[in-house]
This is a predicted structure of a 336-nucleotide part of an RNA (large-subunit ribosomal RNA, domain IV) from a marine metagenome.
Model confidence (mean pLDDT): 87 of 100.
Its Rfam family is "Bacterial large subunit ribosomal RNA". Its family is annotated with structural constituent of ribosome and ribosome in the Gene Ontology.
Context: one part of a larger RNA
RNA sequence: CCGUGGCUAAGGAACUAGGCAAAAUGGCCUCGUAACUUCGGGAGAAGAGGCGCUUACUCAUGUUUACAUGAGAAGCCGCAGUGAAUAGGCCCAAGCGACUGUUUAUCAAAAACACAGGACUAUGCUAAAUCGAAAGAUGAUGUAUAUGGUCUGACACCUGCCCGGUGCCGGAAGGUUAAGAGGAGGGGUUAUACUUCGGUAGAAGCUCUGAAUUGAAGCCCCGGUAAACGGCGGCCGUAACUAUAACGGUCCUAAGGUAGCGAAAUUCCUUGUCGGGUAAGUUCCGACCUGCACGAAUGGUGUAACGAUUUGGGCACUGUCUCAGCCACGAGCUCG
Repeated sequence: CCGUGGCUAAGGAACUAGGCAAAAUGGCCUCGUAACUUCGGGAGAAGAGGCGCUUACUCAUGUUUACAUGAGAAGCCGCAGUGAAUAGGCCCAAGCGACUGUUUAUCAAAAACACAGGACUAUGCUAAAUCGAAAGAUGAUGUAUAUGGUCUGACACCUGCCCGGUGCCGGAAGGUUAAGAGGAGGGGUUAUACUUCGGUAGAAGCUCUGAAUUGAAGCCCCGGUAAACGGCGGCCGUAACUAUAACGGUCCUAAGGUAGCGAAAUUCCUUGUCGGGUAAGUUCCGACCUGCACGAAUGGUGUAACGAUUUGGGCACUGUCUCAGCCACGAGCUCG
């Protein structure tokens, strides 16, 4: 000097990103126990007291009949009686997720995943879906109260407007549209004919092309559908102080954000403003609304219980600190 333990005056979080670590609490019995609540909980809430040993005393209970236990009474000892060891710290408020559960084997346990519940959608059975060139198998020895897919995520109250775009579903009148069918027409070749002997014309066959016409789904088109993907405005004026605008005008849109919430896990400006808590508070809580850029199953707002979750505050407690000191053990170091 380091590590692991033990103790510490006075103070008691002043430490620190943060009470990290440590301390404190701790068992059993009795009393007592709030808000809130889904009436089950919360709850071991919180908080308070007791605890050893002796008795030949009194009572009760049980019975293995002289014993055990309990209550009472009387007494005894210590600094200390769950005499050592083992054995919850608690409270208040808020965010998130209902909960138990699952997860990054080896830096993340969470607000992520799952979940019961809700909804949409596909599927009538040789089901849809999935694996497989196929046979076949799973689904299922099931049958729509079933099975698959997608989203949301207990519960309570709710879930507004938009189908113009994209998707999906339905429709079939018209337009467009492939291969195929079709084969009008055209080209090549030449038996032959003609010839100015250079060539020219050219049947059948073969061959290369090939117009009209016909030709499905799809697309265009017409409807529906948002718990499908998604979207949910601007400018100007106006009330008898001022301010503000219930109101009016105008432009645009498929429709212009409803309820609820709101400086929020979302707020840039921003340490917004006001209030609370502190002597002092960029965090926290309650409001306000000017929402840069909340908002309704990409769910909205609440919510008892729950959480090795996150944030703020308090009580208790302490070497975290003011500010260090001492002791034990083990390393290291020095000497031998």